A computed fold for an 88-nucleotide RNA from uncultured Parvimonas sp., annotated as THF (Tetrahydrofolate) riboswitch aptamer. The sequence is in RNAcentral, with records from MGnify. Model confidence (mean pLDDT): 80 of 100. Its Rfam family is "THF (Tetrahydrofolate) riboswitch aptamer". From the family's description: Tetrahydrofolate (THF) riboswitch was first reported for Ames et al. as an RNA motif in 5' untranslated (5'-UTR)regions of folate transport and biosynthesis genes in Firmicutes genomes. Rfam links the family to the GO term tetrahydrofolate metabolic process.

RNA sequence: CAGAGUAGAAAACGUGCAUUAAGUGCUACAAGAUGGGAUGUUGCUUGUAGACGAAGAAAUUUUUCGUGGUUCGUUUUCGCAUCCACCG
Repeated sequence: CAGAGUAGAAAACGUGCAUUAAGUGCUACAAGAUGGGAUGUUGCUUGUAGACGAAGAAAUUUUUCGUGGUUCGUUUUCGCAUCCACCG
């Protein structure tokens, strides 16, 4: 001097859940984990409370087609500020 690596984000595919409204998203508070180590930012997760809030239809009775800023998994792309460590 150069490189890799976190939390996580997006897309595609697969798979569930809901459609008798859970989930998602928003606000407040608390806690937690956040490149291998230290400090820390952004973002993330969890809990409690609050406000807001939806697309069903067909066959005919458990399926199909839809819908949801829907769950989980896989793949691809993107992805730590400073110092040390790793690696060439």